The RNA shown here (transfer RNA) has 72 nucleotides and comes from a Candidatus Omnitrophota bacterium.
The coordinates come from a structure-prediction model, not an experiment, and the mean pLDDT is 81.
Rfam family: tRNA. The family's RNA type in Rfam is transfer RNA. Gene Ontology term of the family: triplet codon-amino acid adaptor activity.
RNAcentral records the identical sequence in 6 taxa.
NCBI's taxonomy places the organism under Bacteria, Pseudomonadati, Candidatus Omnitrophota.
The sequence is in RNAcentral, with records from ENA.
RNA sequence: GUCCCCAUCGUCUAAUGGCCAGGACAACAGCCUUUCGAGCUGACAAUGCGGGUUCGAUUCCCGCUGGGGACA
Numbered sequence: 001g002u003c004c005c006c007a008u009c010g011u012c013u014a015a016u017g018g019c020c021a022g023g024a025c026a027a028c029a030g031c032c033u034u035u036c037g038a039g040c041u042g043a044c045a046a047u048g049c050g051g052g053u054u055c056g057a058u059u060c061c062c063g064c065u066g067g068g069g070a071c072a
Base pairs, nucleotide, nucleotide: 001071002070003069004068005067006066007065010025011024012023013022018055028042029041030040031039048064049063050062051061052060
């Protein structure tokens, strides 16, 4: 330099173009317990950035950024 893949809660991970963006773990609060742990309940928390297409974009297209890989 060329090409390919990836980017979603703190972490991991779902989501036919039509969601309140779901789940697990962690952390937090409460219940339980003499206490801790375990268990139960609850609340919070996310679509990398900028454009485009569309009635509607996490999803499709383009660019950028970051990460990974192949070739040279």